[in-house]
RNA sequence: GCCGUUAUGGCGGAAUAGGCAGACGCAGGGGACUUAAAAUCCCCCGGUAGCAAUAUCGUGCCAGUUCGAUUCUGGCUAACGGCA
Numbered sequence: 001g002c003c004g005u006u007a008u009g010g011c012g013g014a015a016u017a018g019g020c021a022g023a024c025g026c027a028g029g030g031g032a033c034u035u036a037a038a039a040u041c042c043c044c045c046g047g048u049a050g051c052a053a054u055a056u057c058g059u060g061c062c063a064g065u066u067c068g069a070u071u072c073u074g075g076c077u078a079a080c081g082g083c084a
Stems, first nucleotide, its partner, number of pairs: 001083007010026003019067001028044005046057004060076005
């Protein structure tokens, strides 16, 4: 230098003929049960604004296509692998 794979909440990790982003698990918070705990069960669990309802943003970064992008296209960055 060329080619390929990968990048998603605090962590692991799903979701592709483009259609509710974050399933499921771990970690964390609240509650039930218990004399108390463990185990088990239920609920919550990305950011910002807001008392709240709710609104808005959010899939490595920047653009593009589209009514709509984690998914398609272009460029870039990083990690890993291959070729030279």

Predicted 3D model of an 84-nucleotide RNA (transfer RNA) from a Clostridiales bacterium. The organism belongs to Eubacteriales, within Bacteria. Its mean pLDDT, the model's own confidence on a scale to 100, is 81. The sequence was found in a public genome assembly. It matches the Rfam family "tRNA". By type it is a transfer RNA.